[in-house]
């Protein structure tokens, strides 16, 4: 002096829930609070999952409707998969950068 590692030390963030504000929403942001984090600093690079919207001769309870035993026809909550645009850095991996110093 550099890596890994994480005892010591001074110390750092700030989950869940509230409240206010912004947002169609997911979910930001202050304030309170502490669930945990050695990168729980930044920053969407690749993928996960979340919301918004739009096409799918996709499923689809169920409702109308009928020649009454059923049809065509339509409407359909929900559900799969797709595009595109957001969010998520405290969901992975990957990028920068960073305090301390024993084994």
């Nucleotide at each position: 002096u550099a890596a890994c590692a994480u005892a010591a030390a001074g110390g750092g963030c700030a989950a869940a829930c509230a409240u206010u504000u912004a947002g169609u929403g997911a979910u930001a942001a202050a304030u309170g609070g502490a669930c945990g984090c050695a990168a729980a600093g930044c920053a969407u690079g690749a993928a996960g999952u979340c919301a918004u919207a739009g096409a799918g001769a996709g499923a689809a309870a169920u409702c109308u409707g009928u020649a009454u035993a059923g049809a065509a026809a339509g409407a359909a909550a929900u559900c799969c998969g797709u595009u595109a645009u957001g969010a998520u850095g405290g969901u992975u991996c990957g990028g920068c950068u960073g305090c301390a110093u024993a084994a």
Predicted 3D model of a 103-nucleotide RNA (c-di-GMP-I riboswitch aptamer) from a Lachnospiraceae bacterium. Lineage of the source: Bacteria > Bacillati > Clostridia > Lachnospirales > Lachnospiraceae. Its Rfam family is "c-di-GMP-I riboswitch aptamer". About the family: GEMM was predicted in a large-scale screen for bacterial structured RNA regulatory elements. Its mean pLDDT, the model's own confidence on a scale to 100, is 79. The same sequence occurs in records of 2 taxa.